[in-house]
Molecule: Bacterial RNase P class A
Organism: Desulfobacterales bacterium
RNA sequence: GAAGCCGCCCAAACGAUCGCCGGGCCCAGCGCCCGGAGGAAAGUCCGAACACCACAGGGCAGGGUGCUCCAUAACGUGGAGUCGCGGCAACGCGAAGGCAAGUGCAACAGAAAGCAAACCGCCCCGCCGUCGGCGGGGUAAGGGUGAAACGGUGCGGUAAGAGCGCACCAGUUCCCCGGGUGACCGGGGAAGCUAGGUAAACCCCACCCGGUGCAAGACCAAAUAGGGGAACGCCCGAGAGUGGCCCGCUCGAGUUCCCGGGUAGGUCGCAAGAGGUGCCGGGCAACCGGCAUCCCCAGAGGAAUGAUCGUUACCCGGCCGGAGGCAACUUCGUCCGGGCACAGAAUUCGGCUUACGGGCGGCUUCAACC
Repeated sequence: GAAGCCGCCCAAACGAUCGCCGGGCCCAGCGCCCGGAGGAAAGUCCGAACACCACAGGGCAGGGUGCUCCAUAACGUGGAGUCGCGGCAACGCGAAGGCAAGUGCAACAGAAAGCAAACCGCCCCGCCGUCGGCGGGGUAAGGGUGAAACGGUGCGGUAAGAGCGCACCAGUUCCCCGGGUGACCGGGGAAGCUAGGUAAACCCCACCCGGUGCAAGACCAAAUAGGGGAACGCCCGAGAGUGGCCCGCUCGAGUUCCCGGGUAGGUCGCAAGAGGUGCCGGGCAACCGGCAUCCCCAGAGGAAUGAUCGUUACCCGGCCGGAGGCAACUUCGUCCGGGCACAGAAUUCGGCUUACGGGCGGCUUCAACC
């Protein structure tokens, strides 16, 4: 220098002008003051808090999770490990229980695909016949097919062969010893000589699981129309109209009040919490405990948190100049141009996943040159 791997951090700052949302104050209006998104607020995929409904207990059904130990309020999450796979490596990935419980499934090719199997080849026998053909049988060593053909190599053995026998190697199950909390690892022995794949196939085993979501739910509560009740009244006239009152006149069968439920609307839920930061202690770590401190401050209603200009910072490209270097290249400075992502709270919290601009640190491999 190139190519990579891992971890952490930032998410622009300041000023001016004009706006938006919430709250407060007053002298009440073109007023002043305070506050106003994220690392993912996103997807709504898991797990909880909280609320209501259901529920004696147990079982079945159904769903989920699935190496071990630990962490946690909980988790399908995290940490540390085991085993397997990938990578030269740093490191990454794994839905990783059971197919020597049962049942099922496997295209094409191939003679044969799970009880194995005879297409070619090899060997034996019989017949015809003469260097071949036909028939019967044996054979999984060789060829061929396939993703896969029932351990591998060698020697023996045989008509030819075969774990048929033996030696070594690989693998499986069981037993013993040692290490580890454990997954598992190391060593020794025995067995039958070898068990194929597939469980995000049914299934078996172990563990976990009620339902619906803040449009949960709680409280306050109109108008109108229903419901219940009381009083007065229906020609012996309640009540209404006639400019405010009385008389008069006209109309006239209902009028007034109370109670209760629901709706509109309002308030709460709803912003201080499994909270942040610092130090100390425990632990490899996730995390836990103690002490101190906190300028902790959106909250809503289909939804505000913005725009413009200037300066600075950062990033990219380019000219020129300086420094370092064999070089590739790096770095500093002036100037010019461009850029500054992804995205937008809606009850809250813990995760996961996805989107995305930039910076810093550590590590690995290659090269000594471009």